This is a predicted structure of a 126-nucleotide RNA (FMN riboswitch aptamer (RFN element)) from an Acidimicrobiia bacterium. The sequence was found by an Rfam model in a public genome assembly.
Order: sequence, then C1' cells, then structure tokens
RNA sequence: GCCCUCUCUCGGGGCAGGGUGCAAUUCCCGACCGGCGGUGACAGCCCGCGAACCUCGCUCGACAGCGAGGCCGACUCGGUGAAAAUCCGAGGCCGACGGUGACAGUCCGGAUGGGAGAAGGAGGGC
Repeated sequence: GCCCUCUCUCGGGGCAGGGUGCAAUUCCCGACCGGCGGUGACAGCCCGCGAACCUCGCUCGACAGCGAGGCCGACUCGGUGAAAAUCCGAGGCCGACGGUGACAGUCCGGAUGGGAGAAGGAGGGC
C1' cells in the first nucleotide's frame, strides 16, 4: 500500500414582512432552503445514488424486514480560462406522500425511522 471480516460515531435545510379573507406559514406580493458520490475547476436543475411511491417475490402468527423491477423534478445566456450548464455576472426553473376552518419545498406526521455516504478503531491475509 491492497484485500477480507467485525465495529464506534456522524450523516437535511427553509416563508421575515405584507395583501385578501370568517378562516390561509397552504391563495397573492415577497422571503428563505438545497442530502450523497462523480464529473479536466467548486453543481438543487450534467452523470449517477439515496429516500418516498407502485408491482412482484422471499420470510413471518402478525407487524416489521430483505431482494428485484418500475417510477423518480428543474438551466440558459455572457465573461474568464487549457478546461467550467460546477467559478464570476445576469436572468430563470424544480421540489414525494398523508394531514390541516383555505390548495403546503418551508407547518404537523410517518421520522428518537431509513439512507446514499463520511470518518475512525480492531483482527486477519497478501
């Protein structure tokens, strides 16, 4: 240095101020937020992943769990440069499901959950 096994910890943010109204953090003006890995240079909107949702199968007394598949939103122009839809300038766009006297990316909830992954420790082998 590489490989295998075990294991600890970490691992998601956000409506200020106003308008209308009986009632809205849900509508309107406006505000704010952006998981993980990769990418010749730094990414919510480039390539993938995770979660949620659907179907099938396994397991189960049930719940839960596991596997496979499906599904899964959004960016342009200019500048610099060897190289940037990643930086700078400008303008724009996207955001699951259930609940909630009124329609939710931001409130409540599943969630003290799960997870892409990050960073250590221990043992063994080459």
The prediction has a mean pLDDT of 84.
It matches the Rfam family "FMN riboswitch aptamer (RFN element)". Gene Ontology term of the family: FMN binding. From the family's description: The RFN element is a highly conserved domain that is found frequently in the 5'-untranslated regions of prokaryotic mRNAs that encode for flavin mononucleotide (FMN) biosynthesis and transport proteins.
Taxonomically the source falls in Acidimicrobiia (Bacteria, Bacillati, Actinomycetota).